[in-house]
Predicted 3D model of a 78-nucleotide RNA (SAH (S-adenosyl-L-homocysteine) riboswitch aptamer) from Halopseudomonas phragmitis.
The model forms 100% of the base pairs in the Rfam consensus.
NCBI's taxonomy places the organism under Bacteria, Pseudomonadati, Pseudomonadota, Pseudomonadaceae, Halopseudomonas.
The sequence is in RNAcentral, with records from Rfam.
Model confidence (mean pLDDT): 75 of 100.
RNA sequence: CCAACCGAGGGGCGCUGCAGCGACAUUGGUCGUCAGGCUCGGUCCGGGGCAGAUGAGAAACAACCGCGCCCAUUCGCA
Numbered sequence: 001c002c003a004a005c006c007g008a009g010g011g012g013c014g015c016u017g018c019a020g021c022g023a024c025a026u027u028g029g030u031c032g033u034c035a036g037g038c039u040c041g042g043u044c045c046g047g048g049g050c051a052g053a054u055g056a057g058a059a060a061c062a063a064c065c066g067c068g069c070c071c072a073u074u075c076g077c078a
Base pairs, nucleotide, nucleotide: 001047002046004043005042006041007040008039009038010071011070012069013068014067015066018037020033021032022031023030024029036064
C1' cells in the first nucleotide's frame, strides 16, 4: 500500500437508475435488486513493496454524498 472487518460523517419517506450483486441467456444482452460504491479513523489471522530510513503517542477534526418533500440540530433575521 492492497484486501477484509468494524465505527463515524444527524435522520425519515418517495422516485429514477450508473457501477456492483443475483438469476437467465451466450456475440455480448434481459429481468430483479440497487443512491455510503466516497472520505476519515480503528482493527488486521491474509497478500505485496520499501527500509536504517524514521517511528510511536496525544489533541483537534473534517470535506463530500442524483432529485423532491419532511424531521432534527446550530446560527441569524422577523